A computed fold for a 343-nucleotide part of an RNA from a Bacteroidales bacterium, annotated as large-subunit ribosomal RNA, domain IV.
[in-house]
Context: one part of a larger RNA
RNA sequence: UCAUGGCUAAGGAACUAGGCAAAAUGACCCUGUAACUUCGGGAGAAAGGGUGCCCUGACCGCUUCGGUGGUUGGGGCCGCAGUGAAAUGGCCCAAGCGACUGUUUAUCAAAAACACAUGGCUCUGCAAAAUCGAAAGAUGACGUAUAGGGCCUGACACCUGCCCGGUGCUGGAAGGUUAAGGGGAGAUGUUAUCUGUCUUCGGAUGGAGAAGCAUUGAGCUGAAGCCCCAGUAAACGGCGGCCGUAACUAUAACGGUCCUAAGGUAGCGAAAUUCCUUGUCGGGUAAGUUCCGACCUGCACGAAUGGUGUAACGAUUUGGGCACUGUCUCAGCCAUGAGCUCG
Numbered sequence: 001u002c003a004u005g006g007c008u009a010a011g012g013a014a015c016u017a018g019g020c021a022a023a024a025u026g027a028c029c030c031u032g033u034a035a036c037u038u039c040g041g042g043a044g045a046a047a048g049g050g051u052g053c054c055c056u057g058a059c060c061g062c063u064u065c066g067g068u069g070g071u072u073g074g075g076g077c078c079g080c081a082g083u084g085a086a087a088u089g090g091c092c093c094a095a096g097c098g099a100c101u102g103u104u105u106a107u108c109a110a111a112a113a114c115a116c117a118u119g120g121c122u123c124u125g126c127a128a129a130a131u132c133g134a135a136a137g138a139u140g141a142c143g144u145a146u147a148g149g150g151c152c153u154g155a156c157a158c159c160u161g162c163c164c165g166g167u168g169c170u171g172g173a174a175g176g177u178u179a180a181g182g183g184g185a186g187a188u189g190u191u192a193u194c195u196g197u198c199u200u201c202g203g204a205u206g207g208a209g210a211a212g213c214a215u216u217g218a219g220c221u222g223a224a225g226c227c228c229c230a231g232u233a234a235a236c237g238g239c240g241g242c243c244g245u246a247a248c249u250a251u252a253a254c255g256g257u258c259c260u261a262a263g264g265u266a267g268c269g270a271a272a273u274u275c276c277u278u279g280u281c282g283g284g285u286a287a288g289u290u291c292c293g294a295c296c297u298g299c300a301c302g303a304a305u306g307g308u309g310u311a312a313c314g315a316u317u318u319g320g321g322c323a324c325u326g327u328c329u330c331a332g333c334c335a336u337g338a339g340c341u342c343g
Base pairs, nucleotide, nucleotide: 001338002337003336004335005334006333007332008331010329011328014327019324027051028050029049030048031047036041038155052077053076054075055074056073057072058071059070060069061068062067078082090322091321092320093319094318095317096316097314098313102114103113119152120151121150122149123148124147130139131138132137156309157308158307159306161239162238163237166236167235168232169231170230171229172228175227176226177225181221182220186216187215188214189213190212193208194207195206196205197204198203240258241257242256243255244254267301268298279295280294281293282292283291
């Protein structure tokens, strides 16, 4: 110096991002126990008291009749201290998030993340849908719509508004578009043949051109899809702007106008969301960028990407209080061990 323990005057969180760590609480018995609540809880709430030993009375149990165990009453004794050591909850108030018990990043994250019971949408009639496989086949399921698959939500209470224009899905089929295939009008090449020109009569060269073959090929026909027509938002998603107006001012119930598929309803709101911002007011403190209660000017909340509440629960997050302490003011001492030195 480090590690692990122990003690500390006075103060008691002044430490610090933060009471991190430590201290404190702790067993049993008696008394007593609030708000709130889903009436189960909350609750070991909180809070208060007791606990040793000796003598003695009563009652109950056992008894080998000698005693012995328990409960309770009275009296007494000692110490700083009687569950005399040890094992062994700190508690309360307010708020956020998630209902809960569970699950998770084996080895930096245990959570507000995942799951969950609940609710909804959707597919599936059984050789089911869905999934694996090249197939056979298998799972689904030795199940059968109170079943099985997919997606979202996430106990419970009160609720869940408007928009189908876009995208998706479902249904529709008149018309438009439209592949392969069908079809073959025609086109091009080839040339049996016909023919023009020139000729040294040997030939040279040009034009037309049947059938067949080759290469192509128009109109027409032709399904789904798409265009099109409807439905559908607990499908993906979306849910306005400007101007004016009341007999103080301010504000605007009201009016005008433009745009839209429709212009955000209830509830909540500086919020795990608020930039400006330490918003403003109130509370708590001597002093509060955090916290709690309000306000609403919501940069940029909002209704199953659920909205707002909510008892209980949580090694959850935030703020406050009591208790307690070497966290600190401010440091000291002791024990054990390690490195270093000496022997």
The coordinates come from a structure-prediction model, not an experiment, and the mean pLDDT is 84. RNAcentral holds the full RNA, with entries from ENA.